[in-house]
RNA sequence: AAAAUUCGCUAGGGGUGAUUGCCCAUAGGCAAUCUGAGACCAAACCCUUAGAACCUGAUCCGGAUGAUGCCGGCGUAGGGAAGCGAAUGGACCGCCUU
Numbered sequence: 001a002a003a004a005u006u007c008g009c010u011a012g013g014g015g016u017g018a019u020u021g022c023c024c025a026u027a028g029g030c031a032a033u034c035u036g037a038g039a040c041c042a043a044a045c046c047c048u049u050a051g052a053a054c055c056u057g058a059u060c061c062g063g064a065u066g067a068u069g070c071c072g073g074c075g076u077a078g079g080g081a082a083g084c085g086a087a088u089g090g091a092c093c094g095c096c097u098u
Base pairs, nucleotide, nucleotide: 004088005087006086007085008084009083010082011048012047013046014045017034018033019032020031021030022029023028054079055078056077060073061072062071063070
């Protein structure tokens, strides 16, 4: 120095479901419960190419559950949004001292 890690700034990408109860002509609204980082507390949360954030396949397959995009598979499938700075870090080289 680079890698790597962490943090910051700017920019960008993304999801928001299940069940029950109540209200409601419908649409929809409210509350509770479940998983989760997040189920719109949002000026939040997660992710940005070393990319399972997220989308497609998928009204998929297996398992579990009161139920679900809950878990696993599919998945060395196809897509998918980046730059800068700081700290840590230290190869190598030079110089000085012993």
The RNA shown here (TPP riboswitch aptamer (THI element)) has 98 nucleotides and comes from a Phycisphaerales bacterium. It matches the Rfam family "TPP riboswitch aptamer (THI element)". Gene Ontology term of the family: thiamine pyrophosphate binding. Model confidence (mean pLDDT): 76 of 100. NCBI's taxonomy places the organism under Bacteria, Pseudomonadati, Planctomycetota, Phycisphaerae, Phycisphaerales. It was read from a public genome assembly, where an Rfam model found it.